[in-house]
């Protein structure tokens, strides 16, 4: 130095929940808090997962109509592609404290 990670030492980070702010949302920021973490430090490169305006489709309702089509509104499942989120989902990249074995 690298691998590795201990009832070691010095420390570090901060789950859920609550409060405030931002965001359509997922989620993010700050405070309290502490579930846990040897990279739970940083990076959206790959995969996964999550969100959503939009498009397609469907139910219902409204108006028009001779009747359909078509239009408008609310809601919903899947799919599409696009954007966003997640690093404490996994992999990968970069950096880093200590040194029992």
């Nucleotide at each position: 130095a690298c691998c590795c990670g201990a009832u070691a030492a010095a420390g570090g980070c901060a789950a859920a929940a609550c409060u405030g702010c931002c965001g359509u949302a997922a989620g993010g920021c700050a405070g309290u808090g502490g579930c846990g973490c040897a990279a739970a430090g940083c990076c959206g490169c790959g995969g996964g997962u999550c969100c959503u305006a939009u498009g397609c489709c469907c139910u219902c309702g409204c108006a028009c109509u001779g009747a359909g089509u078509g239009g408008c509104g609310c809601g919903g499942u899947c799919c599409a592609a696009a954007g966003g989120a997640u690093a404490g989902c996994c992999g990968g990249g970069c950096u880093g404290c200590c040194g029992a074995g």